[in-house]
RNA sequence: AACAACGUAACGGGAGAGACUAAUUAAAUUUAGCGCCGAAGGAGCAACCACCCCGGAAACUCUCAGGCAAGUGGACCGUUACCGUAAU
Numbered sequence: 001a002a003c004a005a006c007g008u009a010a011c012g013g014g015a016g017a018g019a020c021u022a023a024u025u026a027a028a029u030u031u032a033g034c035g036c037c038g039a040a041g042g043a044g045c046a047a048c049c050a051c052c053c054c055g056g057a058a059a060c061u062c063u064c065a066g067g068c069a070a071g072u073g074g075a076c077c078g079u080u081a082c083c084g085u086a087a088u
Base pairs, nucleotide, nucleotide: 001088007082008081009080010079011078012077013076018034020033021032022031023030035068036067037066041064042062043061044060048056049055
C1' cells in the first nucleotide's frame, strides 16, 4: 500500500405454525384458556476443538422469550459502502 475474515449500515430475497374459543376493544386492541411453530434472543448437549484448571461449539434439542391472516419481526443468503487488517 492492499484485498480476505470479523464488525456496522443500506437495499433485495427470506420458512414454519389456529384470521381458534370466551369476554373486551374503534381495531387485527386487552385479558384468560386450549392447540401448535422455530430461523430474533436465550438455554442444553453432540461431532469436533482446546486442555493444568476453566472451557468453546450447530441450522441438533428445549420452548423461558418470541411467533401462528395482513403488517411488523425474522436466522441465513446476495449486492453496495464504510471500518478493519491476516496472506501478499

Notes:
Predicted 3D model of an 88-nucleotide RNA (Glycine riboswitch aptamer) from an uncultured Pelagibacteraceae bacterium. Its Rfam family is "Glycine riboswitch aptamer". Its family is annotated with glycine biosynthetic process in the Gene Ontology. A reference for the family is Mandal et al. (2004), "A glycine-dependent riboswitch that uses cooperative binding to control gene expression", Science.